Annotation: This is a predicted structure of a 375-nucleotide RNA (Bacterial RNase P class A) from a Pseudomonadota bacterium. Its Rfam family is "Bacterial RNase P class A". By type it is a ribozyme. The RNAcentral record of the sequence draws on ENA.
RNA sequence: GCGGAUGGCUGGAUGACCGCGUGGGGCAAUCCCCGAGGAAAGUCCGGACUUCAAGAGGCAACGGCGGCGGGUAACGCCCGCCUGGGGAAACCCAAGGGAAAGCGCCACAGAAAACAAACGGCCCAUGCACGUCAUAGGUCACGGUGAAAAGGUGGGGUAAGAGCCCACCGGGGUUCUGGUAACAGCGCCCGCAUGGCAAGCCCCGCUGGAAGCAAAACCAAAUAGGGACCGCGUGGGUGCAAGCCCGGGGCUGCUUCUGCCCCAGCAGGUCCGGGUUGGUUGCACGAGCGCAUGGGCAACCAUGGGCCUAGAUGAAUGGUCAUCGAAGGGGCGUGAGCUCUGGAACAAAAUCCGGCUUAUAGGCCAUCCGCUUUA
Numbered sequence: 001g002c003g004g005a006u007g008g009c010u011g012g013a014u015g016a017c018c019g020c021g022u023g024g025g026g027c028a029a030u031c032c033c034c035g036a037g038g039a040a041a042g043u044c045c046g047g048a049c050u051u052c053a054a055g056a057g058g059c060a061a062c063g064g065c066g067g068c069g070g071g072u073a074a075c076g077c078c079c080g081c082c083u084g085g086g087g088a089a090a091c092c093c094a095a096g097g098g099a100a101a102g103c104g105c106c107a108c109a110g111a112a113a114a115c116a117a118a119c120g121g122c123c124c125a126u127g128c129a130c131g132u133c134a135u136a137g138g139u140c141a142c143g144g145u146g147a148a149a150a151g152g153u154g155g156g157g158u159a160a161g162a163g164c165c166c167a168c169c170g171g172g173g174u175u176c177u178g179g180u181a182a183c184a185g186c187g188c189c190c191g192c193a194u195g196g197c198a199a200g201c202c203c204c205g206c207u208g209g210a211a212g213c214a215a216a217a218c219c220a221a222a223u224a225g226g227g228a229c230c231g232c233g234u235g236g237g238u239g240c241a242a243g244c245c246c247g248g249g250g251c252u253g254c255u256u257c258u259g260c261c262c263c264a265g266c267a268g269g270u271c272c273g274g275g276u277u278g279g280u281u282g283c284a285c286g287a288g289c290g291c292a293u294g295g296g297c298a299a300c301c302a303u304g305g306g307c308c309u310a311g312a313u314g315a316a317u318g319g320u321c322a323u324c325g326a327a328g329g330g331g332c333g334u335g336a337g338c339u340c341u342g343g344a345a346c347a348a349a350a351u352c353c354g355g356c357u358u359a360u361a362g363g364c365c366a367u368c369c370g371c372u373u374u375a
Stems, first nucleotide, its partner, number of pairs: 001371010012324007020035002023032003037346001041357002044355005049212004054258006062208005067081005082096001083094004097203002102201002104197003119143002121139003125135003128131001151169006170192001171190004176185003216281004226272005231266002235246004247263005288307002291304005328341005
């Protein structure tokens, strides 16, 4: 210098004028402060929070997840590692438990797709009409089909063949060693014994209550507590009474215990009709942001001191102009430099966090790999 891999950052500045939203000051005119993002997005996961009175246990159904260890409030996320695959390498990819519990499926092609199978070919026997023959067998080595054909290569062996036998490779089991573990290595044993699919049912382990800020609480307003249908079934004892004991019903699949509510008209349920459809809170100090030190390979954690950073609700955060202007690119020049160009993409909060995924013009930085050149 060229080509590549990984990680991170940026994605205009200042001023004037005209506007918008929250808040504050002022009697008022009006003045002041603050005012989008790395994804605010998709709403795909995980939580906080709220309501369904609640808590603990068991069972069933329906989902979710799945190598090992760690991080975290939690996760399907992140970090480190293992195994398998890809690449020359840096590095990348994996939904990665179980196929020897059972069921199911394996298109097309092919003889045969799972209790293997004989189409061609090869070999043996018998028969005769002696052939490119017929019949009965053996064989998977060779051919052909397929995503996949029951280990591979070589040798021995055989009528021809075959783990039938042997060597090496592969596979399975196991002792020991190393590692927290997934797993790895060495040795020994077994001729090899049941192909794939579980993002098909299923089995094993772990895990999940539902709905969601239009949650929900309060104030105000309104109203006739209207109509229809359904459900429960009108408790017992004691006591002057409150209450206590027993019984029945309900508490978002069923069930047990504790607890709560109700037991005569019920503030039980569903639907229809009428009315009101304003305001406040939730709601901006939070698993917050950035800095330093320490621990850790890392994700991350601990400690110290610092900062306050949008809160709309038919929904603000905009427009115009001026000045400047980075990176990058082109040309000229031995060079310092000069000059021209350039001047922003995706998109925009709506309860809030942690992630993932997707979109993103133009650029920048760091580390690493390979090739080439020079010293």